[in-house]
Molecule: SAM riboswitch aptamer (S box leader)
Organism: Rossellomorea aquimaris
RNA sequence: CUUAUCCAGAGAGGAAGAGGGACUGGCCCGAUGAUGCCUCAGCAACAGAUUCUACAUUGCAGAACACUGUGCUAAUUCCACAAGCAUUUCGCUUGGAAGAUGAG
Repeated sequence: CUUAUCCAGAGAGGAAGAGGGACUGGCCCGAUGAUGCCUCAGCAACAGAUUCUACAUUGCAGAACACUGUGCUAAUUCCACAAGCAUUUCGCUUGGAAGAUGAG
C1' cells in the first nucleotide's frame, strides 16, 4: 500500500505502584491497586495443516476440527464526524475519517 472483518464471545493468580481507555472533547476505569508486564486458563476461527462432501481435474466451494502461526479476554472500535429520519437533550438508518486484527 491492497483486501476482509470490527453491535457476538472469553479472567484468575503473581511482582510492581500511577495513571489508563490510540488521538482532541465527552464519558468511563483506577490505591477495594487500574493500564502495562509475567504465569496459567479461556474465547474466537483470520491464515496454514488435517478430515468429509459437491463440482471439477490437481483447482474451487461448503462443512467439521482446534494441531500450527497470529489475535483477543471493561464499556459496539466506549461515544463522537457528515447526511437523512425522528425529537425538547435520549435515539434510528446510511456513509466517511482515523484506528485495530488477519492475509498478501